A computed fold for a 472-nucleotide part of an RNA from an Alphaproteobacteria bacterium, annotated as small-subunit ribosomal RNA, 5' domain.

Context: one part of a larger RNA
């Protein structure tokens, strides 16, 4: 000196970008954060009766993205640079193929059971839901003789669309070399341990899992134990090298009231699925049930300290869907906040007989001081009227009557903190008297204090200007 997600004091005019729980991964009232197709279905309602509309059920797609948070994690979790033995939904090219039938079930209607969540039972119905059978090769598998795997249809007649099988991308999985905090007052660790064979297993290699066999692996070049910690890209700082640090923004992991689990699926072992234990909370007819903000607001609670229960899907971008469109608390604007950084303003000229107060005096004077008043301007911002975009265009603007113009008024509505002994720019009066008090350090104060309080004048930086705290 330079930074800061800052606080706190005293101040406080505007605009513009950008940031806003670092502490209790404490508990959470409420509301909204993932739906969506009628061009898969069959029934029901409704109405303008049409190529119609409605919300519930089957069914597809989605929900594994997007958004939070950083609890764990010293680890192939990242970083970087390689590697084989892998799967990929929707997109994209290429080849081939979509035949013949069947037997249910919700919804519906009846009966029950329960305060409730929800639930039995009986009959009835479609479907791209479900099984069957045919076909079968370029596909699997093979003892090389074979053997085996699908398919789903709609409608507006043009098209979506379904099935096999191959390419390429794309996204994930998997190993491995290197780097990746501190402690020796932590020196031995480890028995699915190391290695092998067979075998399971998975999408794939593997002690990944088991049986046997066989004794190894790791270690002062710090194993293991324990303590901290998400990592990176960067940020800060520095001339650098280094320290320091991981907020906003991006990449990657981890997590979702603690714990464990699998289920569906291309893909989770799944924040706003399922199932089990645990702790809380809420409901109840006591028999049983709901629930999970580390999503966006918002409450209490912790705390020096951190905002609106806002608007809108116009724009980007994201699920559905043939389209129209619906959904999107991602998102895009608004609110609040001097938190930050960057800009602008609190006005300009002129104006001495140097006014009045003011403080100092050696009482002659000096200083505040061109400073003010006075004169001649000017109107930046905020104010008023008016007009008003782009952003988006075939239509479609939360923002927003917003920005920006244009034209009025009138110096009017706008300045303050902190220091003046050295270090350190900048001093004198006056009270106080080792008191009352200052202070980063030296060090001031005990009758003339440039240090303490005040006033006067000066210095510094200014919508800020100190102090605290932290890094280098």
């Nucleotide at each position: 000196g330079a930074a800061c997600g800052a606080a706190c004091g005293c101040u406080g005019g505007c605009g513009g970008c950008a940031g806003g729980c670092c502490u209790a991964a404490c508990a959470c009232a409420u509301g909204c954060a993932a739906g969506u197709c009628g061009a898969a279905c069959g029934a029901a309602c409704c109405u303008u009766u049409a190529u119609g509309g409605u919300g519930a059920g089957u069914g597809g797609c989605g929900c594994a993205c997007g958004g939070g948070u950083g609890c764990g994690u010293a680890a192939c979790a990242c970083g970087u640079g390689g590697g084989a033995a892998u799967a990929u939904a929707c997109a994209u090219c290429u080849c081939g193929g979509u035949a013949a039938g069947g037997a249910a079930u919700a919804a519906c209607a009846c009966a029950g059971a329960g305060a409730a969540a929800u639930u039995u039972g009986u009959g009835c119905u479609a479907a791209u839901a479900c099984c069957u059978u045919a076909u079968a090769a370029u596909g699997a598998c093979u003892c090389c003789g074979g053997u085996c795997c699908a398919a789903a249809g709609a409608u507006u007649u043009a098209u979506c669309g379904c099935c096999g099988a191959g390419g390429g991308a794309u996204u994930a999985g998997c190993c491995c070399g290197c780097g990746c905090c501190u402690g020796a007052u932590u020196a031995g660790g480890u028995u699915g341990u190391u290695g092998g064979u067979g075998a399971g297993g998975u999408a794939a290699g593997a002690g990944c899992u088991c049986a046997c066999c066989a004794a190894g692996c790791c270690g002062a070049c710090g194993a293991u134990c324990a303590g901290u910690a998400g990592c990176u890209g960067g940020u800060c700082u520095g001339a650098g090298a280094g320290g320091a640090u991981g907020a906003u923004c991006a990449g990657c992991c981890a997590c979702a009231c603690u714990g464990g689990a699998a289920c569906u699926g291309a893909g989770a072992c799944a924040c706003g699925g399922u199932c089990c234990a645990g702790a809380c909370u809420c409901c109840u007819a006591c028999g049983g049930g709901a629930g999970g903000c580390a999503g966006c607001a918002g409450u209490g609670a912790g705390g020096a300290a951190u905002a609106u229960u806002g608007c809108g899907c116009a724009a980007u971008g994201g699920g559905g869907g043939a389209a129209a469109c619906c959904c999107u608390g991602a998102c895009g604007c608004a609110g609040c906040c001097a938190u930050g950084c960057c800009g602008c303003g609190u006005g300009a000229g002129u104006g001495a007989c140097g006014a009045a107060g003011g403080c100092c005096c050696u009482a002659g004077g000096g200083u505040u001081g061109u400073a003010a008043a006075g004169c001649u301007c000017u109107u930046u911002c905020a104010g008023a009227u008016g007009c008003g975009a782009a952003g988006a265009u075939a239509a479609u603007g939360a923002c927003g009557g917003u920005a920006a113009c244009a034209u009025c008024a009138g110096a009017a509505g706008a300045a303050g903190c902190u220091c003046c002994g050295g270090c350190u720019a900048a001093a004198u009066u006056c009270g106080u008297g080792c008191c009352a008090g200052c202070a980063g350090c030296c060090g001031c104060g005990g009758u003339a204090a440039u240090a303490c309080g005040a006033a006067u004048g000066g210095a510094g930086c200014g919508a800020g200007c100190g102090u605290u705290g932290u890094u280098c």
The source organism's lineage runs through Bacteria, Pseudomonadati, Pseudomonadota and Alphaproteobacteria.